[in-house]
Context: one part of a larger RNA
RNA sequence: GAUGAACGCUGGCGGCGUGCCUAACACAUGCAAGUCGAGCGAAGCACUUUGCUUUCUUCGGAUAUUGUGACUGAGCGGCGGACGGGUGAGUAACGCGUGGGUAACCUGCCUCAUACAGGGGGAUAACAGUUAGAAAUGACUGCUAAUACCGCAUAAGACCACAGCACCGCAUGGUGCGGGGGUAAAAACUCCGGUGGUAUGAGAUGGACCCGCGUCUGAUUAGCUAGUUGGUAAGGUAACGGCUUACCAAGGCGACGAUCAGUAGCCGACCUGAGAGGGUGACCGGCCACAUUGGGACUGAGACACGGCCCAAACUCCUACGGGAGGCAGCAGUGGGGAAUAUUGCACAAUGGGGGAAACCCUGAUGCAGCGACGCCGCGUGAGCGAAGAAGUAUUUCGGUAUGUAAAGCUCUAUCAGCAGGGAAGAAAAUGACGGUACCUGACUAAGAAGCACCGGCUAAAUACGUGCCAGCAGCCGCGGUAAUACGUAUGGUGCAAGCGUUAUCC
Numbered sequence: 001g002a003u004g005a006a007c008g009c010u011g012g013c014g015g016c017g018u019g020c021c022u023a024a025c026a027c028a029u030g031c032a033a034g035u036c037g038a039g040c041g042a043a044g045c046a047c048u049u050u051g052c053u054u055u056c057u058u059c060g061g062a063u064a065u066u067g068u069g070a071c072u073g074a075g076c077g078g079c080g081g082a083c084g085g086g087u088g089a090g091u092a093a094c095g096c097g098u099g100g101g102u103a104a105c106c107u108g109c110c111u112c113a114u115a116c117a118g119g120g121g122g123a124u125a126a127c128a129g130u131u132a133g134a135a136a137u138g139a140c141u142g143c144u145a146a147u148a149c150c151g152c153a154u155a156a157g158a159c160c161a162c163a164g165c166a167c168c169g170c171a172u173g174g175u176g177c178g179g180g181g182g183u184a185a186a187a188a189c190u191c192c193g194g195u196g197g198u199a200u201g202a203g204a205u206g207g208a209c210c211c212g213c214g215u216c217u218g219a220u221u222a223g224c225u226a227g228u229u230g231g232u233a234a235g236g237u238a239a240c241g242g243c244u245u246a247c248c249a250a251g252g253c254g255a256c257g258a259u260c261a262g263u264a265g266c267c268g269a270c271c272u273g274a275g276a277g278g279g280u281g282a283c284c285g286g287c288c289a290c291a292u293u294g295g296g297a298c299u300g301a302g303a304c305a306c307g308g309c310c311c312a313a314a315c316u317c318c319u320a321c322g323g324g325a326g327g328c329a330g331c332a333g334u335g336g337g338g339a340a341u342a343u344u345g346c347a348c349a350a351u352g353g354g355g356g357a358a359a360c361c362c363u364g365a366u367g368c369a370g371c372g373a374c375g376c377c378g379c380g381u382g383a384g385c386g387a388a389g390a391a392g393u394a395u396u397u398c399g400g401u402a403u404g405u406a407a408a409g410c411u412c413u414a415u416c417a418g419c420a421g422g423g424a425a426g427a428a429a430a431u432g433a434c435g436g437u438a439c440c441u442g443a444c445u446a447a448g449a450a451g452c453a454c455c456g457g458c459u460a461a462a463u464a465c466g467u468g469c470c471a472g473c474a475g476c477c478g479c480g481g482u483a484a485u486a487c488g489u490a491u492g493g494u495g496c497a498a499g500c501g502u503u504a505u506c507c
Stems, first nucleotide, its partner, number of pairs: 001506003005503005012379006018372002020337001025335003029332003034079003039076002043072002045069003050064001055062002086290003095215008105207002110203007118152001120150002127142006158183003162179001164177005188195002216262003223253003228250008265287004269280004292313005315326004343369001345368003351365001352363004382412004392403004416448001419442004426434001451496005456477003462491005472479002
């Protein structure tokens, strides 16, 4: 000098930040991911119609029928739940940083371009009925729709195998041209404006893999390794590869520190320092890993998926004992641990995200407010004059000296706080949680607002009394045994100041 700090004493205001470093301990409760009726069928509700028409009737109407709806909650279907948010347990690793490579790769939504969308089929949820169960959840029968599902047609272009030509490179190779053969498509809705669908190519974005270099400590860890190292073949993957399998060979790593053990998320950055360096990795940003513990796959453009599924384990809860339910390292909040760390708040007004054609809905992301001197910065606690140098207090050589222009008194001022009035920007037409906030104006009273540590030397600042190697102090030297500038109190002084000291850690 610094801190995500804590403790002691004290505490007026504002702005901006920041706040479980410990138990990746366990969690009551609420919320944190939905949306689309312009994909679909049915149900309910409300309104409406009855020209024809069913039944009942207390002749009002009910029922039935037609249509509409910006209404409701389930279901099928689409997109999104792989983002956003949290945590740092694991990881010494191509995890991260930096620089390259992919002639070994993928990419929903978005943009551009080209070419299409013909004609069919069978189901199933919802619903109804029956039925099992305490519940969670099912089972059977019957009915129905679609942008759900499945064949068929078509094939510019794409892909596959085959034979050919040309050009190029960076080794395996790459690109282009044309030939006949084989393979795979589609979906509609509409308010008539459009919005969607299929195939292919290009782009953009996002990812995947590989490589060079760098990345803590220990040799009181010296040998380690059998899918191990390489090859052939096959499988698998978006893709290369012992990634996996079979066979063959016996390799591969290591004092330039392998293996083992310990510790640890990495970086931009932050702290310190003249720099070189040393230390740290809170907040903010990038990457990685994880989601009670361990394992697994499904769906999907993308996951081996925090608020999805399955299995096992521990724990908690419900149970009719047969069986079920759950996962805050999301935001608040609770218990526990701890020296120690906040509200079960407001709003989608702004910025952004998801869905939707839109209106809009959702959003504990985010914007704000609350609490904490936890930090930084700013402001105030008054200003001028005022000597009878008042009183009080301390001391004294009893003369005085100090507190001290300090107070009182006189004259002013109103920053902050308090009172009253006005009152934003943030919002592009409308829409403001913050908030009657910031800010402005007026009146009002010196009023409501100063402490903490130290005073032997280092180190700025001394006297008195008490105590008597006691009580105590102390960062180091050291002080205290009867005149202690070092202990305790008082007066005075010094330093910093809404803080001041102490402790811990780093330079």
RNAcentral holds the full RNA, with entries from ENA, Greengenes and SILVA. A computed fold for a 507-nucleotide part of an RNA from an uncultured bacterium, annotated as small-subunit ribosomal RNA, 5' domain. Model confidence (mean pLDDT): 83 of 100. Its Rfam family is "Bacterial small subunit ribosomal RNA". Rfam links the family to the GO terms structural constituent of ribosome and ribosome.